The RNA shown here (Bacterial large signal recognition particle RNA) has 265 nucleotides and comes from Hydrogenispora ethanolica. Of the family's consensus pairs, 93% are formed in the model.
[in-house]
RNA sequence: CCAUGCUAGACGGGGAGGUAGCGGUGCCUUGUAACCUGCAACCCGCUAUAGCAGGGUUGAAUUCCAAGCGGAAGGCCGGUCUUCGUGAGUCCGGCCGGAUGAAGUGGUGUUGAGGAUUGGGUCCUGCGCAACGGAGACCUAUGAACCCCGUCAGGUCCGGAAGGAAGCAGCGGUAAGUAGGACCCUUCGUGUGCCGCGGGGUUGCCUGGUCGGAGCCGGCUGAUUCGGCGCGUUCGGGGGGAUACAGUCAAGGCUUGGUGCAUGG
Numbered sequence: 001c002c003a004u005g006c007u008a009g010a011c012g013g014g015g016a017g018g019u020a021g022c023g024g025u026g027c028c029u030u031g032u033a034a035c036c037u038g039c040a041a042c043c044c045g046c047u048a049u050a051g052c053a054g055g056g057u058u059g060a061a062u063u064c065c066a067a068g069c070g071g072a073a074g075g076c077c078g079g080u081c082u083u084c085g086u087g088a089g090u091c092c093g094g095c096c097g098g099a100u101g102a103a104g105u106g107g108u109g110u111u112g113a114g115g116a117u118u119g120g121g122u123c124c125u126g127c128g129c130a131a132c133g134g135a136g137a138c139c140u141a142u143g144a145a146c147c148c149c150g151u152c153a154g155g156u157c158c159g160g161a162a163g164g165a166a167g168c169a170g171c172g173g174u175a176a177g178u179a180g181g182a183c184c185c186u187u188c189g190u191g192u193g194c195c196g197c198g199g200g201g202u203u204g205c206c207u208g209g210u211c212g213g214a215g216c217c218g219g220c221u222g223a224u225u226c227g228g229c230g231c232g233u234u235c236g237g238g239g240g241g242a243u244a245c246a247g248u249c250a251a252g253g254c255u256u257g258g259u260g261c262a263u264g265g
Stems, first nucleotide, its partner, number of pairs: 001265006009058003012030004020047005035055005064258006074249003078245001079243006086236003092232002094229007103221003106217003115211008123200006129193002131190006138181005148173004156165003
């Protein structure tokens, strides 16, 4: 070196999930020349030599093993962007309201600010006056079958007579009452008053005098602070999508290297 037989190994890998961990079943992906049967998600089989049991094929290399390379399909995690619900009122932005302060601006002020002081009004109370209203008094008219008055025809009664008495109607008058009345008088009252006098009060507001001599106000912007709304990925949590970003695992691909035993020639 050749031939034959055999053995280790191989007959797919990867990701997420799950697990103390490993492998598998199921999902996704890559990829093919990619064995068969049984087992298994309220799982199955194992334990760092980490599927088990049984059978088959191939077999030391295009197929086994190791290292390296582009970080290469794809997945996952994160970031960023986007979209749709949900909750909150802690932070940020927004909007609304209150307060403070007086930086800017504006207004006002030497034709005198703020402040001090002193009057008047507004307010309360007493009295008066007036106005209005009620009642009374007053005036006029009316007003009693009898139980009111006067006068009392007729008639009646007493008396011998003179004369006397009561008294209806009528007439005149009057009481209570009724109706009306311009002023005046008395009394009571009032959602009354550019009214008068006295007293009280004066926190505020309006107004006048005096002192004094430069501030005062807080509309707008900004600042600080308190409260409210819940508009906004502002915050908490959830679902969908995109990604040229960062990380991680990584199929496939490429390169380099390694690989046993027996017999015969």

Lineage of the source: Bacteria > Bacillati > Bacillota > Hydrogenispora. Its Rfam family is "Bacterial large signal recognition particle RNA". Rfam's curators write: The signal recognition particle (SRP) is a universally conserved ribonucleoprotein involved in the co-translational targeting of proteins to membranes.